[in-house]
Context: one part of a larger RNA
């Protein structure tokens, strides 16, 4: 000089556009961030509608039976494994980047082939009961796309003989059937699991480490190769080309600087990893060893009738606390994108968006043109005059801004409807210069000089040095320069 996710003083007019807890992986009130589907299911309850019966002089009650519309809590399916946070840990096949073979993939596309024939329960509901609460016990019942048995098989296991695995139905519609499911293969796509070559930060004031180690063989176990675990049996394996140990680090596209060749750094956006109060551990599941799921411990906070429970913001706002420092307990679900669901939809603090903040970058604007008795007034002066200075006044223009009124969108796909943003953006008028200039610095490096006060005082300083009685270097004036919605200081990087 450039550059930052920055802080601090002073000052502060507007609009686009990004960006905003770097520190305590500190503790959190409160609300909200994962549901959905009645076209799997039984029961319930509210409307309406018919249609029968009983009863009543009607009117009207009431039972029952079907539809039809809504619907809380159950079973049941899929989805809570994505999305959204944070970087504690990891020096390692984590991550890069190029390679392999012994695997699995729900939903999707495709392509063969079936869906015979049967069965017992359950939760809800009710009835009776413990518990202060959280959440239960016991009996009777009842339904399925829940749950089993049987037959059945181009899969599977086996050298072979053989052995062995399925399945469901629903809505529509007179009917044919169509629509959406279900079951067993092969195929493909997607995503993941494994393995390996080479890269990947410091220290030798860490020099030796290693017994499931390193290989074989039997088993076992995984979705899958393997000491992945186990019995047994050789004694190896890794190291100065630096093992092991210790610090200290998410990693990489990149970003910043630099002619580059490097060197810094890892905010935002994107890939990958890792973590979810701290530890450990499965269980469901196509997929997790699961942030807003489950069990044990342990720190904590909380409610309790002291028996006993509940609780997790490193989702979005928001609090405390730490800290030089980081924002709204806002709007939508109108768009894209996800989950469900035949759809209609329901949900979505993902994301679309308004709000604060000069934090950054970029654009405008704060008037323009004339105007000399060089005015008053400042400061200077050698006392003539010389600067501020065309600057002002003044005269004329003009409205970007700004302040009133009117009109008013694109973003919507899809014929009708559908916009949170928003009466915003942008147009048209009207009206008046009217609303809008700081901030450093002036010895030299370095662009810009005098006065006056001070008197090694009081101060200043990046370095080099000012200051002791005429300080261009300290305060103040006045003048000047240099950036300007910003200017300077601090830090830290090249």
């Nucleotide at each position: 000089g450039g550059a930052u996710g920055a802080a601090c003083g002073c000052u502060g007019g507007c609009g686009g556009c990004a960006u905003g807890c770097u520190u305590a992986a500190c503790a959190c009130a409160u609300g909200c961030a994962a549901g959905u589907c009645g076209a799997a299911c039984g029961a319930g309850a509210a409307g309406a509608a018919a249609a029968a019966g009983a009863u009543u002089u009607c009117g009207g009650u009431u039972u029952u039976u079907u539809u039809c519309u809504u619907u809380u809590a159950g079973u049941g399916g899929c989805g809570g494994a994505c999305g959204g946070g944070u970087g504690a840990g990891u020096a390692a096949c984590g991550c890069g980047u190029a390679a392999g073979a012994a695997c699995c993939u729900a939903c999707c596309c495709u392509u063969u082939g079936g869906a015979g024939a049967g069965g017992g329960a359950u939760a809800g509901c009710c009835a009776c009961u413990g518990g202060a609460a959280a959440c239960g016990g016991u009996g009777a019942u009842u339904a399925a796309u829940a749950c089993c048995u049987c037959g059945u098989a181009u899969g599977c296991u086996g050298a072979g003989g053989a052995g062995u695995g399925a399945a469901a139905g629903g809505u529509c519609g007179a009917a044919a059937g169509a629509c959406c499911g279900c079951c067993a293969g092969g195929g493909g796509a997607u995503g993941g699991g494994c393995u390996u070559g080479c890269g990947u930060c410091u220290g030798a004031u860490u020099a030796g480490c290693u017994a499931g180690u390193u290989g074989g063989u039997g088993g076992g176990g995984u979705a899958a190769a393997u000491g992945c675990c186990u019995a047994c049996c050789a004694a190896g394996g890794c190291g100065a080309u630096g093992a092991u140990c210790a610090g200290u680090a998410g990693c990489u596209g990149g970003u910043c600087u630099g002619a580059g060749a490097g060197g810094a750094c890892a905010a935002u956006c994107a890939g990958c990893c890792a973590c979810a109060c701290u530890g450990g551990g499965a269980c469901u599941g196509a997929g997790a060893c699961a942030c807003g799921g489950c069990c044990c411990a342990g720190a904590c906070u909380c409610c309790u009738a002291c028996g006993g429970g509940a609780g997790g913001c490193a989702g979005c706002a928001g609090u405390g606390a730490g800290g030089a420092a980081u924002u709204u307990u806002c709007c939508g679900c109108a768009a894209u994108g996800g989950g469900c669901u035949a759809a209609c939809g329901c949900c979505u603090g993902a994301c679309g968006g308004a709000g604060c903040a000069a934090u950054g970058c970029c654009g405008c604007g704060u008037g323009g043109a004339g105007g000399a008795g060089g005015a008053a007034g400042g400061c200077c002066u050698g006392u003539g005059g010389g600067u501020c200075g065309u600057a002002a006044a003044c005269u004329c223009c003009u409205u970007u801004u700004c302040u009133c009124a009117g009109a008013g969108a694109a973003g919507a796909a899809g014929a009708u409807c559908u916009g949170a943003c928003g009466g915003u953006a942008u147009c048209u008028g009207a009206g008046g210069a009217a609303u809008a200039a700081g901030c450093a610095u002036c010895g030299g490096c370095u662009a810009a000089c005098u006065c006056u006060g001070u008197g090694c005082c009081a101060g200043c300083a990046g370095c080099c040095g000012c200051g002791g009685u005429a300080a261009u270097a300290c305060a103040g004036g006045g003048g000047a320069u240099g950036c300007a919605a910003g200017c300077g200081u601090u830090a830290u990087c090249c």
Molecule: small-subunit ribosomal RNA, 5' domain
Organism: Chlorophyta symbiont of Lubomirskia sp.